[in-house]
Predicted 3D model of a 350-nucleotide part of an RNA (small-subunit ribosomal RNA, central domain) from an uncultured bacterium. The full RNA is in RNAcentral, with records from ENA and SILVA. Its Rfam family is "Bacterial small subunit ribosomal RNA". The prediction has a mean pLDDT of 90.

Context: one part of a larger RNA
This record gives sequence, structure tokens and C1' cells, in this order.
RNA sequence: CUGGGCGUAAAGCGUGCGCAGGCGGUCGAUCCUGUCCGGGGUGAAAGCCCGGGGCUCAGCCCCGGAAGUGCCCCGGAAACCGGUCGGCUCGAGUCCGGGAAGGGAGUCUGGAACACAGGGUGUAGCGGUGAAAUGCGUUGAUAUUCUGUGGAACACCGGCAGCGAAGGCGAGACUCUGGAACGGCACUGACGCUCAUGCACGGAAGCGUGGGGAGCAAACAGGAUUAGAUACCCUGGUAGUCCACGCUGUAAACGGUGCGCAUUCGCCGUGGGGGGAAUUGACCCCCCCCGUGGCUUAGCAAACGCGAUAAAUGCGCCGCCUGGGGAGUACGGCCGCAAGGUUAAAACUC
Repeated sequence: CUGGGCGUAAAGCGUGCGCAGGCGGUCGAUCCUGUCCGGGGUGAAAGCCCGGGGCUCAGCCCCGGAAGUGCCCCGGAAACCGGUCGGCUCGAGUCCGGGAAGGGAGUCUGGAACACAGGGUGUAGCGGUGAAAUGCGUUGAUAUUCUGUGGAACACCGGCAGCGAAGGCGAGACUCUGGAACGGCACUGACGCUCAUGCACGGAAGCGUGGGGAGCAAACAGGAUUAGAUACCCUGGUAGUCCACGCUGUAAACGGUGCGCAUUCGCCGUGGGGGGAAUUGACCCCCCCCGUGGCUUAGCAAACGCGAUAAAUGCGCCGCCUGGGGAGUACGGCCGCAAGGUUAAAACUC
């Protein structure tokens, strides 16, 4: 000495649950397979090393010794690791209490806007653009008003505010249902952390069957623009967007930052809960816990920056990286109805 790394250079699996595995709080007793000590056996010869010797030296050769990190046996130690037994409560969980929330699912309801249909008023245009034109309109449009029908989305509240593992979640009511925080400290008594394989969830687009279709709108058509215009702009417009059920399984699935635990200066907001003092008071003020933001100390960092929500300091476990292109491709396997996904090279080349 016995890799170094992963916010932006290559690198954190999209997210969770979790078997095996790895790791594991505190006290006592006990065992001794790990660990340690002593002894014994074995560890062929040659070689290496040390001492001596033979060829005039050396290479080379001969004799002796030492060593041979290992394995086995016997005896012993019991702090640590491990096993067994018993105990503990700080980890973890349960229970009780009053609160918070766009967490999830289903059913029902509402108003604004929009479109269409019918009636009334009314007449020559409307619409659209940089300007126009396509388009719509005397079979009466646009505008305005009344009525009806339909689908989708929920202005204001709305907040660097909340909830959820992530994706994500926003009108209202009801029903069913998940989780977290705080307070009490009643109960269990290490029941824990992480997690290869596996299982589940997973935006949008896309696919299958059936429904639905107002607005929007890939494709497509037309009008413009232009040298051209397979675009940007305009008029239309079908899949799709919506619902049910079933697939797909990807993303700049991002905090580009895996999860858990512990330790480490401060200041200023904000959401939830609790406590204190005080009060007319749910206000204000102070303190504690959990969340969510801003600035910063030490420290870290190539810098940018991070900084108790760490990218600081440590421990446990998983995933991943190892020059650029070829390539997230080919081949093969697995998955999929398909689209494709996943696993994943090499030649060659710089």
C1' cells in the first nucleotide's frame, strides 16, 4: 500500500412492498463453531534465504540449517462476534385523545363558459389577419333575448399553502377507504434497517372491445406567406382527448441528489399539533415537535454551489459508473395484440 467514484464531468433503478442475504439497542448467565494463546503432527525433494564446502574464481554443484504466511489434532482464554436462556425500554409497534389536508374509490348535484336545435327582435354583413383570402351570410348570418339538449373542464378562494411512495391530486354533498403529524406514556418487549430475485403501482402518447363526442386537435384539405413553404399565420377537420373494462410500462418519471439511523453554529418566513404567560379574545408574544421555504457558520466542493430538508461528519444495506463513436444498436432470451419494452455485445474507428 492492499481502488476511486455517482447534484452539473461516466454513474441513484420512476416509485413502493418485501422473501433470501447483509447489518443489528441494553443488562445478566451460559456454551465455545468465529477470534486469540500454548503445545503437537503435517507442510516430499529441488528452489528462495543463512552457514560451510568442491571445480584456480564465478556461473554450476555438494553438505547442514532456517523458513515454509497453510491445514489438522490436543489443551486453554471468554473481552468482542456468534449460539442458547432470562431480563430491560430509549429503537420499532399497539392503544387512547382532540385536530389538519386538492391522499384514494364510488354515487349524486351545481353554476359560468361553449356548441347545437327551436321561438322572438333585427338587417348586411360576419369572421379572420401584419395585410388578406379560403370560410359563413338575404333559404336572414353576425348581434341580442327566451327555451331546450349535449359534452368537457371546474374562474375567484389559490398561497415559494396542503396531501400522497412515486406517477400525481383542485366546484359541492354523501358513502366507503389509506397514510402522516401532535399530545398522553397505558400496552408489547428488539418484534428493527436495507433488500439481489419477485410482486404491485406507474404522466402523456399508443393498442383492444364497447360507449361518448361540446370544445380542442396529430393526420388531412383549402387559403395565405415565400425563391420554394410538405412549416410558422388563417378557415375547416378525423383519430385522439372523455367513460367502462383490459393491455402497454416508457419520460428532462428531475431535487438531474437511493433508503434508514446518529452527530454538528445561527437568523428570517410559513402549514399542522401541543405547552406557557397574559387577556374581553379564537389576536399578539415565548417555548417544544413534525412539515415546507429563504439566507448563512464550520465543514465540504474542480468550480458552480451544498450547508440540521447536507452535497458536512460517521455507520448499515441496495443500485449504478469505468474514454468518444459504433449503440442503448445487432444477435439471443424474456415480456407485448401490435407499436415496442427489457436484458445487452463485438468487429471497426478516433